Glycine riboswitch aptamer from a Hyphomicrobiales bacterium, 94 nucleotides, folded computationally. Its mean pLDDT, the model's own confidence on a scale to 100, is 81. Taxonomically the source falls in Hyphomicrobiales (Bacteria, Pseudomonadati, Pseudomonadota, Alphaproteobacteria). Of the family's consensus pairs, 90% are formed in the model.
RNA sequence: CACAUCCCGUUGGGAGAAUCUGGUCGAACACUCGACUGGUGCCGAAGGAGCAACCGCCCCGGAAACUCUCAGGCCAAAGGACCAACGGAUCAGA
Numbered sequence: 001c002a003c004a005u006c007c008c009g010u011u012g013g014g015a016g017a018a019u020c021u022g023g024u025c026g027a028a029c030a031c032u033c034g035a036c037u038g039g040u041g042c043c044g045a046a047g048g049a050g051c052a053a054c055c056g057c058c059c060c061g062g063a064a065a066c067u068c069u070c071a072g073g074c075c076a077a078a079g080g081a082c083c084a085a086c087g088g089a090u091c092a093g094a
Base pairs, nucleotide, nucleotide: 001093007088008087009086010085011084012083013082018040020039021038022037023036024035025034026033027032041074042073043072047070048068049067050066054062055061056060
């Protein structure tokens, strides 16, 4: 000086499913809206867990966008796996 991978940050994109219902509180004072808490139904792409193709240093371990829904979510907003671009750090190496 420094490719790629991994990690961090910024920007853009980013799905699914009841604006269901009872109660309490707050706001509005017209309709209604929001928070919390019960009931029923539903979603999978925060997180988590399970099996597994496969891989490895093979007594064991790593493993999904599959599966389960504990958690989370079901107007919008927020969040959001993942993808792209940019920047940073680390680094094989020279």